[in-house]
Context: one part of a larger RNA
């Protein structure tokens, strides 16, 4: 000198764009943050112009594995780059074939029972795109054979219907796109005051397990494997694109944004599913909080707001789904604290303003003085002008879709905001730090090694340009200075 997610002191007019718990991965009151589908299904209720429409809990389907948060753990195939395959893949796109015949239940509902509650349980009834059986089928799966050829033989596995009659679905196989798993080489901090480490350890064989390779697991066999090119141990830390500094080499960092990993009160576990070992799912244990009729139950903000605590320190319990995107739905639409916006904070960057021109050998006040004068200073007053901001009146783009039907109609949170025009009036708007040298900027008074200053050198003990004040001056300016950290 530059930089910052900054803090502190003094001061503070406006706008745009950003940004805001770096500390206790500490505890959380309250509300909201994941639903949707009646064009899968039965039942109940309401309205009805008897055509139909609406609502409710439930069965069923899809979604809830995304989106959002945080950085605790992790020095590791975790990340980055590279190559690979022994694998899987819902929804989407394309291709081929099929969509046949039957059946048993069960929730809701009704009637009971237990319980303070949470809830549990018995009997009876019923539907389906729920479940089951049968049929059929291939270049699908399994086994065997072989001339190893999309060969042959045997065995096995499918389906579901709805409707407004246009379609939307269902099953099997294949291909694609996107996604995921696994493997690989290289790279990735400090300590040797950590020097030896290892028994599923290293390899093999057989089996199990997995979507899949593999000591991933088990039995048996062998005795290996790693290490000063730093094993093992300890400390610290999410990684990257990047950011800051620097002429570069390089050093430091990893807030916001983007990619990726890990985590979800702590520890463990599986279930469902194409996908989880699952933030607002389940089970067990623990700590904590709450309810209780003491028998037993309920909960998890590292989602958005908000609260307490901690701290030098970090915001509204706001508006809207109008746009973009996501889930469901044939659609209308519903949901969406994702998102779009508004609010608060000079926290940062950028822009604008606080007026412009004229105006005295130069008012007053104040300061200095050699008492002659000098300075503040064109500064003020005064005159002429302008109106950015400010105050009061007309007003968006962002909107494409969608519905009706070929003509119309509807949709804006922001917001009566931006912007433009009109009217008014210099009106509403300047501070902070420094002035001994480094370092731009000096006098007077007070103080008297006191009070104090100070980044370094150093000032202050009676004329202090260094302390405090006044005047003046210099620098920056809605900021200025200090502190902290990095280069």
């Nucleotide at each position: 000198g530059g930089a910052c997610g900054a803090a502190c002191g003094c001061u503070g007019g406006c706008g745009g764009c950003g940004u805001g718990u770096u500390u206790u991965a500490g505890g959380c009151a309250u509300g909201c943050a994941a639903g949707u589908c009646g064009a899968a299904c039965g039942c109940c209720c309401c309205c009805u112009u008897c055509g139909g429409g609406g609502g409710g809990a439930g069965u069923g389907g899809c979604a809830a594995a995304c989106g959002g948060g945080u950085g605790a753990g992790u020095a590791a195939c975790a990340a980055g780059u590279u190559g690979g395959u022994a694998u899987c893949u819902g929804a989407c796109u394309c291709c081929a074939u099929c969509u046949u015949u039957g059946g048993c239940a069960u929730a809701a509902c009704u009637c009971g029972u237990c319980g303070a509650a949470a809830g549990a349980u018995g009997a009876g009834c019923u539907a389906a795109u729920u479940c089951c059986a049968a049929a059929u089928a291939g270049u699908c799966c399994c086994u065997g054979c072989c001339u190893c050829g999309c060969g042959c033989a045997g065995g096995g596995u499918a389906a579901a219907g709805a409707u407004u009659u246009a379609u939307c679905g269902g099953a099997u196989g294949g291909a694609g796109a996107g996604g995921a798993g696994c493997c690989u080489a290289c790279u990735u901090c400090c300590c040797a005051u950590c020097a030896g480490c290892u028994u599923g350890u290293u390899g093999g064989c057989a089996g199990g397990g997995u979507a899949a390779u593999g000591g991933c697991c088990u039995a048996c066999c062998a005795a290996g494997g790693c290490g000063a090119u730093g094993a093992c141990g300890g400390g610290u830390a999410g990684c990257u694109g990047g950011u800051c500094u620097g002429a570069g080499a390089a050093g430091a960092c990893g807030a916001c944004c983007a990619g990726u990993c890990a985590c979800a009160c702590u520890g463990g576990g599986a279930c469902u599913g194409a996908g989880a070992c699952a933030c607002u799912g389940c089970c067990c244990a623990g700590a904590c909080u709450c309810c209780u009729a003491c028998g037993g139950g309920a909960g998890g903000c590292u989602g958005c707001a908000g609260u307490c605590a901690a701290g030098a320190a970090u915001c509204u319990u706001c508006c809207u789904c109008a746009a973009u995107g996501g889930g469901c739905g044939a659609a209308a639409g519903c949901c969406u604290g994702a998102a779009g916006g508004a609010g608060c904070g000079a926290c940062g960057c950028c822009g604008c303003g606080u007026g412009a021109c004229c105006g005295a050998u130069g008012a007053a006040g104040c300061c200095c003085u050699u008492c002659g004068g000098g300075g503040u200073g064109u500064a003020a007053a005064g005159g002429u002008c302008u109106u950015u901001u400010c105050u009061g009146g007309a007003g968006a783009a962002g909107a494409a879709a969608c519905c009706u039907u070929u003509u119309g109609g509807u949709u804006g949170a922001c917001g009566g905001u931006a912007u433009u025009c009109c009217a008014g009036g210099a009106a509403u708007a300047a501070g902070c730090c420094a002035c001994g040298g480094c370092u731009a900027a000096c006098c007077u008074c007070g103080u008297g090694c006191c009070a104090g200053c100070a980044g370094c050198c150093g000032c202050g003990g009676u004329a202090a340009u260094a302390c405090g004040a006044g005047g003046g001056u210099g620098g920056c300016a809605a900021g200025c200075g200090u502190u902290g950290u990095c280069c």